[in-house]
């Protein structure tokens, strides 16, 4: 520089269950692993979802484990 999840060292943790916060989408903690090579970070663009009421090109939110973008990074291979 470039490729990847085969091996190996570590990492994260879906559904579901329990507790808890929230009107809600969902968040957090514990258990649990379907998966992940950025499933790390940022709601910036799009998407999806929730709440609200003055019903529309509105407002307030959720999701980065939906896609893209930006920034950062582990391992192995490759040049």
């Nucleotide at each position: 520089u470039u490729u990847g999840a085969a091996a190996a060292a570590g990492c994260c943790a879906a559904a579901c269950u329990u507790g808890u916060u929230g009107u809600g989408a969902a968040g957090c903690a514990a258990g649990g692993a379907c998966g992940g090579a950025a499933a790390g970070u940022u709601a910036u663009g799009g998407g999806u979802c929730u709440c609200u009421u003055g019903u529309a090109u509105g407002g307030a939110g959720a999701u980065c484990g939906c896609c893209a973008a930006a920034c950062u990074g582990c391992c192995a291979g490759u040049a």

c-di-GMP-I-GGC riboswitch aptamer from Sulfurovum sp., 79 nucleotides, folded computationally. The organism belongs to Sulfurovum, within Bacteria.